[in-house]
RNA sequence: CCUGAUCUAACGGGGUGCCGCGUACGCGGCUGAGAGGCAAUGCCAACCCGCGGAACCUGAUCCGGUUAACACCGGCGGAGGGAUUAGACGGCUUUUCAUC
Numbered sequence: 001c002c003u004g005a006u007c008u009a010a011c012g013g014g015g016u017g018c019c020g021c022g023u024a025c026g027c028g029g030c031u032g033a034g035a036g037g038c039a040a041u042g043c044c045a046a047c048c049c050g051c052g053g054a055a056c057c058u059g060a061u062c063c064g065g066u067u068a069a070c071a072c073c074g075g076c077g078g079a080g081g082g083a084u085u086a087g088a089c090g091g092c093u094u095u096u097c098a099u100c
Stems, first nucleotide, its partner, number of pairs: 001091001004089001006088005011050004017030005036044003056081003062075004
């Protein structure tokens, strides 16, 4: 000086659905990394994600398959958005010194 599909710390982004019983609240079941808690316009926890960014959002009360429904598979999709710094470690180059 540069780089990084690694590590650490801090910071930031994000979702919380479907079904059954039951008026609400609650309990149980399902998928999933995650479906949580509280004094609840918010805060906290876990989890996932931070540009090589399908974490997540929009289109979308979308289209086809499938399911009791969600989930799942394909399309849309080469779509439009989307949240990063520092250090460690490593790499390259240059200079100086020592030895041969």

A computed fold for a 100-nucleotide RNA from Neorhizobium xiangyangii, annotated as TPP riboswitch aptamer (THI element). It matches the Rfam family "TPP riboswitch aptamer (THI element)". About the family: Vitamin B(1) in its active form thiamin pyrophosphate (TPP) is an essential coenzyme that is synthesised by coupling of pyrimidine and thiazole moieties in bacteria. It was read from a public genome assembly, where an Rfam model found it.